The prediction has a mean pLDDT of 85. A computed fold for a 521-nucleotide part of an RNA from an uncultured marine bacterium, annotated as small-subunit ribosomal RNA, 5' domain.
Context: one part of a larger RNA
């Protein structure tokens, strides 16, 4: 010079369009941030329809005996209605945050898997049979302050279980093709094991959603191996599941991944082992470029959710807003026992130079769930704050000299401020006020929002500072002060004419910004 997630001082018109807890991965009140599905189910509950049983017993007719059967009440059964609990599905591993830890196969690249899974979604083939057992919920009764728990009885399913087939898959032979060691494909004959679930609109179904097996794909995920990015020898010798092998259990899979057994290796001056630091990358600054810092914001990938550990469920977690267990720390309590985890979005204190609304919608994009209507989404889109950065415009234009007053300054004539201002003409961006008013949304639907944006009106009307003036560096006098009281980035100014302190006038330079300060190139 140039840069910044910036901070501080002074000052401040507007609008776009990004950005805002860099420190305490430190503690958190209060609300939201994951739910859908009645077209998987059983009770139940609410109105309304209809049948059908009771009870009633109204109008008419009556020969007063009685006929007649209408509303109404009950119950019961089917239908709509609709979804708070509960059983079932799927989702809840996504999405959002945060970088604590990690020098690593964590990232980046580049191969590999003949050692590997994959719901949901695409393709193509088969299939769906016949039983059976229980539970939630509801009633009933008990313990508990409360969490929330026991017992009985009973009742559903696409929840569980057992038979039954077996296109097919799988294990056991066996033959043949191949190739990249361990092998892979393909082809038979038996033998064993292996499935399944309904549900619904409609007048109707060869309709529609689903279910189970097989083969394939797509997207995802997991493993391994080449290279490659920090600093330190004032770490120089590290390891015993260490290294290898045998068998063996374990996983979705290869492997000391774990264990018996057996050798005794393996790693290292091309830095091992240790120490510090640190999430890795696209990419950001700066620089002609090599280079050198950095790794917010946005996009991938990892790690992590109060510490430390551990499984369950599942296609997929060892799971922020599930579960156990122990710590710490908080709250509640009838002292027996319970409950929670803002590194989600607001917010609260607190630490700090310092970083925002306890804000509006789901209308747009997407995500879950659903057959669909729709629900749900602090993802998202929007606003609200904030000169924090960048860009965009304004704070007037012409004109106007007795060069007014006023201020300064003099060598007392004047010079300067200075066309500047008064005065005259004119415009009206931007802000204001009135009218109109959008795209963004395929039928329907718009928070934003009566907002952008058009038109019309009113006044020049509301709208300028900050730093600096020795030299480097553009810009100079005047008074104070007297090595004081200041300055100051280097050189250096100040001891009685100080263009360097302070005031003032002038005059430079940026400008809604200036200016210091930190930090990087």
């Nucleotide at each position: 010079g140039a840069g910044u997630g910036a901070a501080c001082g002074c000052u401040g018109g507007c609008g776009g369009c990004g950005c805002g807890g860099u420190u305490a991965a430190g503690a958190c009140a209060u609300g939201c941030a994951a739910g859908u599905c009645g077209a998987a189910c059983g009770a139940g509950a609410u109105u309304u329809u209809u049948u059908a049983a009771a009870u009633a017993g109204a109008a008419g007719c009556u020969u007063c005996g009685g006929u007649g059967g209408a509303a109404a009440u009950u119950u019961a059964a089917a239908a709509a209605u609709g979804a708070a609990a509960g059983u079932g599905g799927c989702a809840a591993a996504c999405g959002g945050g945060u970088g604590c830890g990690u020098a690593a196969c964590a990232c980046g690249u580049g191969a590999a898997c003949a050692a590997u899974c994959u719901g949901c979604c695409c393709u193509a083939g088969a299939g769906a049979u016949c039983g059976g057992a229980a539970u939630a919920g509801c009633u009933c009764g008990g313990g508990g302050a409360a969490a929330c728990u026991c017992g009985a009885a009973u009742u559903a399913a696409u929840g569980c279980c057992g038979g039954a087939u077996g296109u097919g898959g799988c294990a056991c032979g066996a033959a043949g093709a191949c190739u990249c060691a361990u092998g892979u494909c393909u082809u038979c004959a038996g033998u064993g094991c292996u499935a399944a679930a309904g549900c619904u609109u409609g007048a109707a179904a060869u309709g529609g959603c689903g279910c189970u097996u097989u083969a394939g794909g797509a997207g995802g995920a997991g493993u391994u191996c080449g290279c490659g990015g920090c600093c330190u020898a004032u770490c120089a010798g590290c390891u015993u599941g260490u290294u290898g092998g045998u068998g063996a259990g374990g996983u979705a899979a290869a492997g000391g991944c774990u264990c018996a057994c057996c050798a005794a290796g393996g790693c290292u001056a091309a830095g091992a082992c240790g120490g510090c630091u640190a999430g890795c990358u696209g990419g950001u600054c700066u620089g002609a470029g090599a280079g050198g810092a950095c790794g917010a914001u946005c996009a991938g990938c990892c790690a992590c959710a109060c510490u430390g550990g551990g499984a369950c469920u599942g296609a997929g977690a060892c799971a922020c807003g599930g579960c156990c267990c122990a710590g710490a720390c908080u709250c509640c309590u009838a002292c027996g026992g319970g409950a929670g985890g803002c590194u989600g979005c607001a917010g609260c204190a607190g630490g700090g130079a310092a970083u925002a609304u306890u804000g509006u919608g789901c209308a747009a994009u997407g995500a879950g769930c659903g057959a669909a209507a729709g629900c749900u989404u602090g993802a998202c889109a929007c606003a609200g704050c904030g000169a924090c950065a960048c860009c965009g415009c304004g704070u007037g234009u012409g004109g106007g000299a007795u060069g007014a007053c006023g201020g300064u300054u003099c060598u007392a004539g004047g010079a300067u401020u200075g066309u500047a201002a008064a005065c005259c003409a004119c415009u009206u961006u931007c802000a204001g006020g009135a009218g109109g008013g959008a795209a963004g949304a395929a039928a329907a639907u718009g928070a934003c929002g009566g907002u952008a944006c058009c038109u019309c009106c009113a006044c020049a009307a509301g709208a300028a500072g900050a730093c600096c003036c020795g030299g480097c560096c553009a810009a100079c006098u005047a008074u104070g002060u007297g090595c004081c009281a200041g300055c100051a980035g280097c050189c250096g100014c100040g001891g009685u004419a100080a263009u360097a302190c302070a005031u003032a006038g002038g005059g430079g330079u940026c400008a809604a910004g200036c200016g210091u300060u930190g930090u990087c190139c």
Its Rfam family is "Bacterial small subunit ribosomal RNA".